[in-house]
RNA sequence: GCCCCGUUCGUCUAGUGGCCUAGGACGCUGGCCUCUCACGCCGGAAACAGGGGUUCGAAACCCCUACGGGGCG
Numbered sequence: 001g002c003c004c005c006g007u008u009c010g011u012c013u014a015g016u017g018g019c020c021u022a023g024g025a026c027g028c029u030g031g032c033c034u035c036u037c038a039c040g041c042c043g044g045a046a047a048c049a050g051g052g053g054u055u056c057g058a059a060a061c062c063c064c065u066a067c068g069g070g071g072c073g
Stems, first nucleotide, its partner, number of pairs: 001072007010026004018056001028044005049065005
């Protein structure tokens, strides 16, 4: 230098054009329970790497950039 793959709540992950103002687990947090804690139950906050394009509609498809991984030279 070229090619391929990936990037989603604090962490791990689901999603493959509309049911997503993005779901689940753990964690965090409020309440109930308990003498108290833990357990258990009910609730809450929290994420699509950045930019552009395609489309009536993008987390998803295309391009560029950044970062990470792999391969070739």
The RNA shown here (transfer RNA) has 73 nucleotides and comes from Methyloceanibacter superfactus. Its mean pLDDT, the model's own confidence on a scale to 100, is 82. The same sequence occurs in records of 2 taxa. Rfam family: tRNA. By type it is a transfer RNA. Gene Ontology term of the family: triplet codon-amino acid adaptor activity.